[in-house]
A computed fold for a 473-nucleotide part of an RNA from an uncultured bacterium, annotated as small-subunit ribosomal RNA, 5' domain. It matches the Rfam family "Bacterial small subunit ribosomal RNA".
Context: one part of a larger RNA
RNA sequence: AACGAACGCUGGCGGCAUGCCUAACACAUGCAAGUCGAACGCGUGGAGCAAUCCACGAGUGGCGGACGGGUGAGUAACGCGUGGGAACCUGCCCUGGAGUGGGGGAUAACCCGGCGAAAGCCGGGCUAAUACCGCAUACGGCCUGAGGGCGAAAGAUUUAUCGCUCUGGGAGGGGCCCGCGUCGGAUUAGCUAGUUGGUGGGGUAACGGCCCACCAAGGCGAUGAUCCGUAGCUGGUCUGAGAGGAUGAUCAGCCACACUGGGACUGAGACACGGCCCAGACUCCUACGGGAGGCAGCAGUGGGGAAUAUUGGACAAUGGGGGCAACCCUGAUCCAGCAAUGCCGCGUGGGUGAUGAAGGCCUUAGGGUUGUAAAGCCCUUUCGCACGCGACGAUGAUGACGGUAGCGUGAGAAGAAGCCCCGGCUAACUUCGUGCCAGCAGCCGCGGUAAUACGAAGGGGCGAGCGUUGUUC
Numbered sequence: 001a002a003c004g005a006a007c008g009c010u011g012g013c014g015g016c017a018u019g020c021c022u023a024a025c026a027c028a029u030g031c032a033a034g035u036c037g038a039a040c041g042c043g044u045g046g047a048g049c050a051a052u053c054c055a056c057g058a059g060u061g062g063c064g065g066a067c068g069g070g071u072g073a074g075u076a077a078c079g080c081g082u083g084g085g086a087a088c089c090u091g092c093c094c095u096g097g098a099g100u101g102g103g104g105g106a107u108a109a110c111c112c113g114g115c116g117a118a119a120g121c122c123g124g125g126c127u128a129a130u131a132c133c134g135c136a137u138a139c140g141g142c143c144u145g146a147g148g149g150c151g152a153a154a155g156a157u158u159u160a161u162c163g164c165u166c167u168g169g170g171a172g173g174g175g176c177c178c179g180c181g182u183c184g185g186a187u188u189a190g191c192u193a194g195u196u197g198g199u200g201g202g203g204u205a206a207c208g209g210c211c212c213a214c215c216a217a218g219g220c221g222a223u224g225a226u227c228c229g230u231a232g233c234u235g236g237u238c239u240g241a242g243a244g245g246a247u248g249a250u251c252a253g254c255c256a257c258a259c260u261g262g263g264a265c266u267g268a269g270a271c272a273c274g275g276c277c278c279a280g281a282c283u284c285c286u287a288c289g290g291g292a293g294g295c296a297g298c299a300g301u302g303g304g305g306a307a308u309a310u311u312g313g314a315c316a317a318u319g320g321g322g323g324c325a326a327c328c329c330u331g332a333u334c335c336a337g338c339a340a341u342g343c344c345g346c347g348u349g350g351g352u353g354a355u356g357a358a359g360g361c362c363u364u365a366g367g368g369u370u371g372u373a374a375a376g377c378c379c380u381u382u383c384g385c386a387c388g389c390g391a392c393g394a395u396g397a398u399g400a401c402g403g404u405a406g407c408g409u410g411a412g413a414a415g416a417a418g419c420c421c422c423g424g425c426u427a428a429c430u431u432c433g434u435g436c437c438a439g440c441a442g443c444c445g446c447g448g449u450a451a452u453a454c455g456a457a458g459g460g461g462c463g464a465g466c467g468u469u470g471u472u473c
Base pairs, nucleotide, nucleotide: 001472002471003470005469006468007467008466009465012346013345014344015343016342017341018339019338020304025302026301027300029299030298031297034063035062036061039060040059042057043056044055045054046053047052070257071256072255079182080181081180082179083178084177085176088174089173090172093170094169095168096167097166098165099164100163101135103133104132110125111124112123113122114121115120141150142149143148155162156161183229184228185227190220191219192218195217196216197215198214199213200212201211202210232254233253234252235251236247237246238245239244259280260279261278262277263276282293283292284291285290310336312335313334314333318332319330320329321328322327349379350378351377352376359370360369361368362367383415385410386409387408388407389406393401418462419461420460421459422458423444424443425442430457431456432455433454439446440445
């Protein structure tokens, strides 16, 4: 000097930040991912004479749930940082080329029946589609032994669009490989069998011992392999004249994880926090046969701890998902609440006022000091308080914040000061009390009868803070 601090004493206001560093301990409750009727049929309610239309509901289907949000357990690794590389993928978006013909069979919802305490499940029957499957066509595309072979589509509607299929380019995103850099321990010296390389194959979007068969016997290591410990990495942050040292909260990039371990499915993308399956521990329900769950999302609870906040408001803004749109959803976000946790600003009054009052303290008893300090007199009104007006943020409408900020008026010095220190380091010295007692202390050290070191008076420093402890430089 610094801090995501804590503790003690004290505490007026505002702005901006920050706030579980410990148990990746366990979690009650609510919310955090839906949306589309301009893909489709149905049910309920309503309007209508009807065709049909409107609202709601579950379902089929589409897109999204791989983003956003959290955490730091694991990881010493191509994980990260930096600079390169070739054998790759890419929904939505932009841009170009070509097309969108003609058919088919099902199925949920629904109805009927059955099983079950429940979660749920089974059988029969009906039905639609932008769901599913053939056929046709193929500029371009894929395969090829270069002859040839293979492969598409979906419609909706308010008639103007939104879509659909194949294919080229782009943008952005991602997967993979390599050089270099990346903590401590040698009281860890040898490590290695898919191990190292080859041939052939499998697999993948793609290269590869990634996987497999066969063949060879290699590969790494004192320039520290292997093993053990510790740790997410970086931009940065703190300190320092710098070099360096320490660190990795908030914000931003990357990575990893989502009760523990394993696995795949779907998909452009996951081996998927609020998806699925299996196993395990734990909790809950049960009719004992069987089921349900996963806050390291936002709040909140218990626990741990020196210690860390509200079960708040709003989608008004920014951004995201769905939708042609209206709009819906959004604990992302924007706000508000709590905390002197930090930084910054402001106030607790200003002027005048000597015979230098009183009181206190000291005294050489003359006086000195507290001290213009107070009182008194004159004045002001920041902040706060009361009343009134009242935004920007929203280019037309829409404001949670918020009757907030701000502005105007009014009353009244009124409501607002403490904490540590005074032997040296180190700014501040005397008196009294105490008498190795009571006590102080960061180091040196003070205290046993005149203690500038203990306690008090008086004085010094900082000030809504001041000290202490811890940690880093």